[in-house]
């Protein structure tokens, strides 16, 4: 950078450094000098991939599937992907609700 598939209602923060914007984009609404965002360290969450153990299957093994674990590779640790925009359904004075699309994030894969 790119295709495809899967997931996106749960979960998990302290310290140090720095110093002004940050939450992808637009509109909202929030976070932020009582120091956000970011970087580093440590800790944690989760279980996508790998590993390991067990079970199912099987004549045996592989494969496959499931469960557990958390050693390795990522990811994540304000707010549902913070909410909304487009379509459909329902309802309404309006708001509120549900389903989907689009966009985005992450993983696996390829370059």
């Nucleotide at each position: 950078u790119a295709c495809u598939u899967a997931u996106c209602a749960a979960g998990a923060a302290a310290g140090a450094c720095u110093g002004a914007g940050g939450g992808a984009a637009a509109g909202g609404c929030c976070c932020a000098a009582a120091g956000a965002c970011g970087u580093c360290u440590u800790a944690g969450c989760a279980a996508c991939c790998u590993g390991u153990a067990c079970a199912u299957c099987c004549g045996c093994a592989u494969a496959a599937u499931g469960u557990a674990u958390a050693a390795g590779g990522u990811g994540c640790u304000a707010a549902u992907u913070c909410c909304u925009g487009c379509u459909c359904c329902a309802u309404u004075c309006a708001a509120c609700g549900g389903a989907g699309a689009g966009a985005g994030a992450u993983a696996a894969u390829a370059c």
The RNA shown here (SAM riboswitch aptamer (S box leader)) has 111 nucleotides and comes from Mucilaginibacter pineti. NCBI's taxonomy places the organism under Bacteria, Pseudomonadati, Sphingobacteriia, Sphingobacteriaceae, Mucilaginibacter. Its Rfam family is "SAM riboswitch aptamer (S box leader)". Its family is annotated with regulation of gene expression in the Gene Ontology.